[in-house]
RNA sequence: GCCGAGAUAGCCAAGGCGGUCACGGCGGGCGCCUGAAGAGCGUCAGAUGGGGGUUCGAUUCCCUCUCUCGGCA
Numbered sequence: 001g002c003c004g005a006g007a008u009a010g011c012c013a014a015g016g017c018g019g020u021c022a023c024g025g026c027g028g029g030c031g032c033c034u035g036a037a038g039a040g041c042g043u044c045a046g047a048u049g050g051g052g053g054u055u056c057g058a059u060u061c062c063c064u065c066u067c068u069c070g071g072c073a
Base pairs, nucleotide, nucleotide: 001072002071003070004069005068006067007066010026011025012024019056028044029043030042031041032040049065050064051063052062053061
């Protein structure tokens, strides 16, 4: 330099017929339970890498940039 894959909460991670409340797990707050704690149960909050475009509407489609991983040279 070229090609491919990816970036979604503090961490892991699914999805992405364009519109619904963005699925879950760990962790966190609160409550129940307990003598207390742990475990368990219930509940609550928090996320689509940056910029631009298309569209009535973009996390999703298009372009570009940044970063990560892999391959080729």
About this RNA
Predicted 3D model of a 73-nucleotide RNA (transfer RNA) from Candidatus Amesbacteria bacterium RBG_19FT_COMBO_48_16. Model confidence (mean pLDDT): 82 of 100. Taxonomically the source falls in Candidatus Amesiibacteriota (Bacteria, Bacteria candidate phyla). It matches the Rfam family "tRNA". It is annotated as a transfer RNA. From the family's description: Transfer RNA (tRNA) molecules are approximately 80 nucleotides in length. The sequence was found in a public genome assembly.